Lysine riboswitch aptamer from uncultured Photobacterium sp., 161 nucleotides, folded computationally. The RNAcentral record of the sequence draws on MGnify.
RNA sequence: GUAGAGGCGCGCUGCCUAAGAGUAUUCGGUUGGAGGGAGAUCCCCAAUGAAAACCGAGGAAAGGAGUCAGCGCCGAAGUGAUUAUUGAGUCAUCAAUAGUCGCUGGUUUUGCAUUUAAGAAGUGCAAAACUGCCAUAGUUAUUUUGUCUAUGGAGCGCUAC
Numbered sequence: 001g002u003a004g005a006g007g008c009g010c011g012c013u014g015c016c017u018a019a020g021a022g023u024a025u026u027c028g029g030u031u032g033g034a035g036g037g038a039g040a041u042c043c044c045c046a047a048u049g050a051a052a053a054c055c056g057a058g059g060a061a062a063g064g065a066g067u068c069a070g071c072g073c074c075g076a077a078g079u080g081a082u083u084a085u086u087g088a089g090u091c092a093u094c095a096a097u098a099g100u101c102g103c104u105g106g107u108u109u110u111g112c113a114u115u116u117a118a119g120a121a122g123u124g125c126a127a128a129a130c131u132g133c134c135a136u137a138g139u140u141a142u143u144u145u146g147u148c149u150a151u152g153g154a155g156c157g158c159u160a161c
Stems, first nucleotide, its partner, number of pairs: 001161004007074001009073006016066002026057006035045003039091003077104012105131010133153006140146001
C1' cells in the first nucleotide's frame, strides 16, 4: 500500500405503519375581569375583553420509534471539551457544518442522571455478562494449523499478500 475479519456490527436515505392525539391550534357560546406571547429585550395581541375554566364544531405537525428496501462502510461510528462559520430581530440558548484535542474493540442487561408525550428509543457515568483480536502461561490432540482454561492489553489495533 491492497484485500479482509468481529456481529442482533456501524451510519445515511426512502416508502409504509403505530404512537404523538382527539393533544396543540382555529371558530362559536358561557363564566371571568387584566394580562398574554420562549429567559431578557425589541416587537405584537388585549375593555371592540387578556390569562384561566367549561360546552360544542372542526382538527394538525416535528423530533423520536418499528418493518421493509437501497446506499456507504469496519474509528465503521458515537461522544465530551473547545474554536470558526451559518440560521432564527438582538443577547442568552438551540441547531447544522468544518477543524483541534480526549474517550470508546463490539453487543446485551441492571442502577442513577439527562432528553422525550412516553415504562419506547438515545446519551453520560458505574457495574455485570457474552463475544472477537493480540500477547503471556498452562492444557489437549489427528501434534507447524487446531482444542480448552486463566491473566493482561487496546482499533494509529488484528489477519493475508